[in-house]
RNA sequence: ACGGGCGUAGCUCAGCUGGUAGAGCAGUGGUCUCCAAAACCGAAGGUCGUGAGUUCGAAUCUUACCGCCCGUG
Repeated sequence: ACGGGCGUAGCUCAGCUGGUAGAGCAGUGGUCUCCAAAACCGAAGGUCGUGAGUUCGAAUCUUACCGCCCGUG
C1' cells in the first nucleotide's frame, strides 16, 4: 500500500428484510440473616466509534474518516 472482518451499558455479547435498543456478569438499593455469603426482588447505567448522505423513520442501507484484528506483497 491492497483485500477482508470487527467497533452496541464498566466487561462478555444479542439485536430477524429499516419501525421508539436488550440479556448475562459486575456495581447499586431492598428481602432474608446475630453479621455476612448464597438465594430472591427492584432500580440505575447507551451520542449504537466519528461525520455526512438516503428515508416519514437508520444500530441496521450508502459514503468518508478513526481504532483494533487477520491476510497478501

The RNA shown here (transfer RNA) has 73 nucleotides and comes from Owenweeksia sp.
NCBI's taxonomy places the organism under Bacteria, Pseudomonadati, Flavobacteriia, Owenweeksiaceae, Owenweeksia.
The prediction has a mean pLDDT of 82.
It matches the Rfam family "tRNA". Rfam describes the family as follows. Transfer RNA (tRNA) molecules are approximately 80 nucleotides in length. Its family is annotated with triplet codon-amino acid adaptor activity in the Gene Ontology.